[in-house]
RNA sequence: CGCUCAUCCAGAGGGGCAGAGGGACACGGCCCGAUGAAGCCCCGGCAACCCCCCUGAGCCGCACUCGUUCGCGCGAGGCUCCCGGCCAGGGAAGGUGCCAAAUCCGUCUCACGGCGAGAUGCGUCGUGAGGAAGAUGAGGA
Numbered sequence: 001c002g003c004u005c006a007u008c009c010a011g012a013g014g015g016g017c018a019g020a021g022g023g024a025c026a027c028g029g030c031c032c033g034a035u036g037a038a039g040c041c042c043c044g045g046c047a048a049c050c051c052c053c054c055u056g057a058g059c060c061g062c063a064c065u066c067g068u069u070c071g072c073g074c075g076a077g078g079c080u081c082c083c084g085g086c087c088a089g090g091g092a093a094g095g096u097g098c099c100a101a102a103u104c105c106g107u108c109u110c111a112c113g114g115c116g117a118g119a120u121g122c123g124u125c126g127u128g129a130g131g132a133a134g135a136u137g138a139g140g141a
Base pairs, nucleotide, nucleotide: 001140003139004138005137006136007135008134013043014042015041016040017039021032022031023030026107027106028105029104044099045098046097049095050094052091053090054089055088056087058086059085060084061083064077065076066075067074068073103133108130109129110128111127112126113125114124115123116122
C1' cells in the first nucleotide's frame, strides 16, 4: 500500500509512574474503569505465524535401485540407505504478536423458523451461512 495467503468461540497478569477515560472508526446495545481507564516502563506468562531442533512401520520426488541411451532423458521398482519436500507429533533459544468479554455483540446479503388473524409483501425477533470492515502473521511490489 483499497496487493496476496492463512488465522481470529482456545490460551495467558503482577508491579511502578500516571490520573479519566476505555472496549479500532460511526450509530445502537452491552460492558470495563477512583478497589485506578488510556499511555509509558519493568518483570512474568500465553501461543506456535516465521525461524530453529528432534521423532516417524506415514506420503512423495528431478533423491535411491535396476534397465535403456553417447548424453539429455525414458521405462520399471520401491521408500531399505543418502538428499529434498509434504504430513503428523514433540520442543521453544531467537523474530513478531498477544495476555476482560467470540474481532464484546449488531449494522450488509441470503436461507429457515416464531410473531404481527390467513396468503403475498412488509415489519420485528431468533438461528444458521456468507460478506464488509478490522487485527495479527507470512509474503509481494